Record summary: The part of an RNA shown here (large-subunit ribosomal RNA, domain VI) has 253 nucleotides and comes from a Pseudomonadota bacterium. Taxonomically the source falls in Pseudomonadota (Bacteria, Pseudomonadati). Rfam family: Bacterial large subunit ribosomal RNA.
Context: one part of a larger RNA
RNA sequence: CGCAGGAGACUUGAGGGGAGCCGUCCCUAGUACGAGAGGACCGGGAUGGACGGACCUCCGGUGUACCAGUUGUCCCGCCAGGGGCACACGCUGGGUAGCCGCGUCCGGACGGGAUAAGCGCUGAAAGCAUCUAAGCGCGAAGCCCACCCCAAGAUGAGGUCUCCCCUGAGGCGCCAGGAAGACAACCUGGUUGAUAGGCCGGAGGUGUAAGCGGGGUAACCCGUUGAGCCGACCGGUACUAACCGCCGAUCGG
Numbered sequence: 001c002g003c004a005g006g007a008g009a010c011u012u013g014a015g016g017g018g019a020g021c022c023g024u025c026c027c028u029a030g031u032a033c034g035a036g037a038g039g040a041c042c043g044g045g046a047u048g049g050a051c052g053g054a055c056c057u058c059c060g061g062u063g064u065a066c067c068a069g070u071u072g073u074c075c076c077g078c079c080a081g082g083g084g085c086a087c088a089c090g091c092u093g094g095g096u097a098g099c100c101g102c103g104u105c106c107g108g109a110c111g112g113g114a115u116a117a118g119c120g121c122u123g124a125a126a127g128c129a130u131c132u133a134a135g136c137g138c139g140a141a142g143c144c145c146a147c148c149c150c151a152a153g154a155u156g157a158g159g160u161c162u163c164c165c166c167u168g169a170g171g172c173g174c175c176a177g178g179a180a181g182a183c184a185a186c187c188u189g190g191u192u193g194a195u196a197g198g199c200c201g202g203a204g205g206u207g208u209a210a211g212c213g214g215g216g217u218a219a220c221c222c223g224u225u226g227a228g229c230c231g232a233c234c235g236g237u238a239c240u241a242a243c244c245g246c247c248g249a250u251c252g253g
């Protein structure tokens, strides 16, 4: 831009893509078979490997400044308490969300159709025989469908529902943002508002702050105290910021 007004939602599926794997054990059954040794078909059940998808409850990573510990040095006049630097976290111990795998869940199936090799039925040519010449049946991890995904630019542009407009429907920009994202795009919100920040509560992480009191010559210990601090998580709350601007009705209904 198109799909002959505009918007929202739900769909059909032409067509395309993905997947398609394998083992072990048990029952049937120590049965059929076999002198024995051995040892099934068919059918049923269980459990794994590799591969793939999704997810973060569990387990485990990361988590760059969330908490704590700690060395040297400089600084905040000193003590105490802190800050800077030592990596582009100084080092160390942990660690929420998110993102992950080593974690968890799920998948290959079942079934149908047409067949291959192959096995057959009926059956002539050719009084017999013959699966084939007419006709018919069975028969693969393979083919088509079935399963999962995309999909009406399928210009053959489909369908359904609801709402709206000539009394301007709607769209774009802009702004607050986002499990969306390279940029576009997409999604949510823009005061008739919980979109982000702040604040409050909760979860969660660190692991008992500072100050003061007590004990000890002191290092330090105890109490106040599961304290203090705290990113992303879950809620609540208009305190802050979402200000505002532009375009758009021809034919046709």
Base pairs, nucleotide, nucleotide: 001153005164006163007162008161009160010159011158015150016149017148018147021049022048023047024046025045026044027043033038051107052106053105054104055103059101060100061099062098066094067093068092069091070090071086072085073084074083075082076081111145112144113143118138119137120136121135170247171246172245173244174190175189176188177187178186195241196240197239198237199236200235201234202233204230205229206228211224212223213222214221215220